The part of an RNA shown here (small-subunit ribosomal RNA, 3' major domain) has 485 nucleotides and comes from a Phycisphaerales bacterium. NCBI's taxonomy places the organism under Bacteria, Pseudomonadati, Planctomycetota, Phycisphaerae, Phycisphaerales.
Context: one part of a larger RNA
RNA sequence: UGACGGGGGCUCACACAAGCGGUGGAGGAUGUGGCUUAAUUCGAAGCAACGCGCAGAACCUUACCCGGGUUUGACAUGCUAGGAUUAGCUGCUGGAAACAGUAGUGACGCGGCUUGCCGUGGAACUAGCACAGGUGCUGCAUGGCUGUCGUCAGCUCGUGUCGUGAGAUGUCGGGUUAAGUCCCUGAACGAGCGAAACCCUUAUCGUUAGUUGCCAGCGCGUUAUGGCGGGCACUUUAGCGAGACUGCCGGUGUUAAACCGGAGGAAGGUGGGGAUGACGUCAAGUCCUCAUGGCCUUUAUGUCCGGGGUUGCACACGUCCUACAAUGGAAUGGUACAGAGCGACGCAAGACCGCGAGGUGGAGCAAAUCGCACAAAACAUUCCUCAGUUCGGAUUGCAGGCUGCAACUCGCCUGCAUGAAGCUGGAAUCGCUAGUAAUCGCGCAUCAGCUACGGCGCGGUGAAUAUGUUCCUGAGCCUUGUACA
Repeated sequence: UGACGGGGGCUCACACAAGCGGUGGAGGAUGUGGCUUAAUUCGAAGCAACGCGCAGAACCUUACCCGGGUUUGACAUGCUAGGAUUAGCUGCUGGAAACAGUAGUGACGCGGCUUGCCGUGGAACUAGCACAGGUGCUGCAUGGCUGUCGUCAGCUCGUGUCGUGAGAUGUCGGGUUAAGUCCCUGAACGAGCGAAACCCUUAUCGUUAGUUGCCAGCGCGUUAUGGCGGGCACUUUAGCGAGACUGCCGGUGUUAAACCGGAGGAAGGUGGGGAUGACGUCAAGUCCUCAUGGCCUUUAUGUCCGGGGUUGCACACGUCCUACAAUGGAAUGGUACAGAGCGACGCAAGACCGCGAGGUGGAGCAAAUCGCACAAAACAUUCCUCAGUUCGGAUUGCAGGCUGCAACUCGCCUGCAUGAAGCUGGAAUCGCUAGUAAUCGCGCAUCAGCUACGGCGCGGUGAAUAUGUUCCUGAGCCUUGUACA
């Protein structure tokens, strides 16, 4: 100087407390361990591995296993030689395919020129040589990227001063803040990386603009609809600007920084949300994104193909979904109200067929124009009346639909039938402070299809509690002890 302490002081955080909803019990989905296996590819391992890499494992993917091929190779560059036979295309034979064998047809540029011959060249092909290749090992050789402490308030430097020196000071102390934020004092004076601000979005207003958006007033038309003329007021869209700064008032405070209350205001003290992650820690993670040193491999640890596996199941754990019902379930489809997205290898209206999944067909739309697309909870009416039930939907049987070369291993969906466990869950444990939790649907990426109940977004309805810091956990500053470094 640090680190540590079942030392002390101060402070903070959904850390506890106060509340609301869960997990742990059931069934299922998914990941992991274990077991099994020819293989069940590999990685991730307390927090910070376990719906993680995987924003899509039937083939492919695919790295694993079995079998069948291949060896200058699936891919790159260079050199040497060959010859127009080749490449490509169309057949045949063997084969599960890859591939192997075989038959036919058969290119291009330039020059000469007897117009169909000769010479030559590039690409391609064949043979050979250099080499390619490796998701093989080492993340404890590395770059890059990432997680974490933590959006915590810290981490340092120059000069000066003090100390023999390691170092100290500044960065401490008194206030204050979300903050090493700011103020005051002081051998310190300044500065940098962080904090804040600058950026995006959301909430209010103004202005500009008016189509594909909108429709108040005027007119036309329709069973009806901004459908049409017209208009740009309003809503809205998207450019520009205004607005919030403790600016104003009162109080407290050291006349400071600041705090408390108030006014005005759409918004008030960082308005809400996001992006943004200091010096460093964990030899944290990744050699299977990529790059790369070293090592290993080279008729195989490369590469091609068929099939299988990654989906196996006594069991254990994590994360979720659906429930156990009446604040509910069902029916009538009876009546409403979104936002954000996506669409040409696409989205697909109306119409018709089917109980339905879906099918036929194809208007319109490169989309503020058309479509996906009926939002669902909600509301209204009726039934159920506390039961393993009109709760719950697992499992299984049959019949179908769709995608795709192909749904046996191993896809999703529909209809009929079947109707399991489950009556609120032990010890323990998680999330959340407001448009949040809870609850309800909608969209997108990946994608032929899908195991999505996952992930990322979007809106609808919409709470309770906390004005405390004794305790648990983590963190910051000061101080103290230490036989630790």